[in-house]
Molecule: SAM riboswitch aptamer (S box leader)
Organism: Chitinophagaceae bacterium
RNA sequence: CACUUAUCAAGAAAGGCAGAGGGAUAUGGCCCGAUGAAGCCUUAGCAACCGCGAAGUUUUAAAAUUUCGAAAGGUGCUAACUCCAACCACGUUAUGCGUGGAAAGAUAAGUC
Numbered sequence: 001c002a003c004u005u006a007u008c009a010a011g012a013a014a015g016g017c018a019g020a021g022g023g024a025u026a027u028g029g030c031c032c033g034a035u036g037a038a039g040c041c042u043u044a045g046c047a048a049c050c051g052c053g054a055a056g057u058u059u060u061a062a063a064a065u066u067u068c069g070a071a072a073g074g075u076g077c078u079a080a081c082u083c084c085a086a087c088c089a090c091g092u093u094a095u096g097c098g099u100g101g102a103a104a105g106a107u108a109a110g111u112c
Stems, first nucleotide, its partner, number of pairs: 002111007013043005021032003027085003044078003049074002052069007082104001087101006
């Protein structure tokens, strides 16, 4: 980098360095930002994917799976629904609005 599966309406910020951008990408919108953006570091927190513990179910077993728990381990995250739209379908009198889906993306676990 590619592929597979799961989740994406909840949750959780302070300080230091730095110094103008940032919200994934290109377009439109709407926001954040000199009362300090990105990035880096420290500390704290959130969550519970993996891992861990307990109980149950299936199974000859290996193993799979469900529920509950903790948060010392591996990741991740800590403005706005993944900030919103874009493509498709449906509803509606609708250049609008609403709902659902797709695509793309993010994260985790796994595979080559």